[in-house]
Context: one part of a larger RNA
Molecule: small-subunit ribosomal RNA, 3' major domain
Organism: uncultured bacterium
């Protein structure tokens, strides 16, 4: 000087408390451990791994396994040599394919006016140099990322103090979300952080108008105004600042986002990419067929659906936002109980389509029961995508109807348009194991006395046999 303390003081944070809803019990989905396996590819492992890389594993992907093939190679560049009906290639044979073999026909560019035949190039064959490696090392690295942490800190120049390490400044008194600001002070200044500048949202004005019947309004885009403790009162005292009030759509950081200091964890990633070193080169490269990544006595993590009556079923009826769409979205009309099919209008989209939002509201039934709750599981019949749904897809109809009666110890989220509940869209994507993820709107709470305690953090101080 730090770090640490079941030392002290001050102060924060959904940290506790107050409150609402969950998880832990059930069934199922997904991930992981374990076990199994020819293989169940690899990585991630307390917080900060476990719906994580994966925003799409039937083949492909794919890195794994078995078997069958290829070697200058699936891909790049260069050199040397060679061949003439060469490159290519219908058809045929072996084969699961890849690959191997036979092979009618038969090229391209330049020299060049003419060419299968000459010369050169491309392509091909043989060879060389090399390619290739998701093989190892994240403890050799770059880059990127997580956590502490949106925490308020981390430093520098000069001066001053100290033999020195170092200190001072940055401590102190107030104040703030903040090393924010004020006052004081051997310090005076400055930098990276904080804040502001950027984006969205809430009010108003001006302006433009593709779409829409609509120069108003709404909306969309652009420009601007508005909020600054500006005004009043109080806080004895100076300031910073705090409390209350007026006006206002909005106050005192209005709400949200982007933005992450010096550093820490030899944190994570050599499998995104790049890259040093090491290793393999008829194989640790590469191609193909099939299998596996989907296994299942178990254990954990994160979710979905429920256990019902503020509920379930049936009928009627209302109101969004944000997105996506031309190898696409697909209307009307028709067929089918339905998934879906036929059909073909419109739309490169404020124009057309996806697209009926759902919870809500109105009416009727159910009458507390493992039920008209719940939907797992299984059977049959169908539809769709795709070359192909056995391993291993989704959807529909009929039947079957399991556990489950609110969950032990314990544990998680959330302070307002939040939690909770409700649906909608998108990316990936042929299809989809999405209950995931990322967004969007609709309905819309309760509670916070307080800081003793648990967890994490900031500043000052103290002890130390630690560095």
């Nucleotide at each position: 000087u730090g770090a640490c303390g079941g030392g002290g003081g001050c102060c924060c944070g959904c940290a506790c408390a107050a409150g609402c809803g969950g998880c832990g019990g059930a069934g199922c989905g997904u991930g992981u451990g374990g076990u199994u396996u020819a293989a169940u590819u690899c990585g991630a492992u307390g917080c900060a791994a476990c719906g994580c890389g994966a925003a799409g594993a039937a083949c492909c992907u794919u890195a794994c396994c078995a078997g069958g093939g290829c070697u200058u190679g699936a891909c790049a560049u260069g050199c040397c040599g060679g061949a003439a009906g060469u490159a290519g290639g219908a058809a045929c044979c072996c084969g699961a394919a890849a690959g191997g073999g036979u092979g009618a026909c038969c090229a391209c560019c330049c020299g060049u006016a003419a060419a299968g035949u000459c010369g050169g190039g491309g392509a091909c064959c043989a060879g060389c140099a090399c390619a290739g490696g998701u093989g190892c090392u994240g403890c050799a690295u770059g880059g990127c990322u997580g956590c502490c942490g949106u925490c308020a800190g981390c430093u520098c120049g000069u001066g001053c103090c100290g033999u020195g390490a170092g200190g001072u400044g940055u401590u102190g008194g107030g104040u703030u979300a903040a090393g924010u600001c004020c006052c004081g002070c051997a310090a005076c200044g400055a930098g990276c952080g904080c804040a502001a500048c950027c984006c969205c949202u809430g009010u108003c004005g001006c302006u433009a108008g593709u779409u829409g019947a609509a120069u108003u309004c709404u909306c969309u885009g652009g420009c601007g105004a508005g909020a600054c403790u500006g005004c009043c009162c109080c806080g004895u005292g100076a300031a910073a600042c705090g409390g209350g009030g007026a006006g206002g759509a909005a106050g005192g950081c209005g709400g949200g986002g982007a933005u992450g200091a010096c550093g820490u964890c030899a944190a994570g990633u050599c499998a995104g990419c790049a890259u040093g070193g090491c290793c393999c080169u008829u194989a640790c490269g590469u191609c193909c067929u099939g299998g596996g990544c989907u296994a299942c006595a178990c254990a954990c993590a994160c979710g979905c659906u429920a256990c019902a009556a503020u509920g379930g079923g049936c009928g009627g009826u209302a109101c969004a936002a944000a997105g996506g769409g031309u190898u696409g979205c697909c209307a009307a009309g028709g067929a089918g109980c339905g998934a879906u099919c036929c059909g073909g209008a419109g739309c490169u989209a404020a124009u057309c389509c996806c697209a009926c939002a759902a919870a809500g509201c109105c009416g009727c039934c159910c009458c507390c029961a493992g039920u008209u709750c719940a939907g797992a599981u299984c059977g049959c019949a169908g539809g769709c995508u795709g070359a192909a749904a056995c391993c291993c897809g989704c959807c529909u109809g009929c039947g079957u109807g399991a556990a489950g009666g609110c969950g032990g110890a314990g544990u998680c989220g959330c302070u307002a348009g939040u939690a909770a509940c409700c649906g909608c869209a998108g990316g990936u994507c042929a299809g989809c194991c999405a209950u995931a993820c990322u967004g969007c709107g609709g309905u819309g709470a309760a509670u916070a006395c307080g800081u003793u305690c648990c967890c994490g953090g900031g500043c000052c101080u103290u002890g130390u046999a630690c560095a």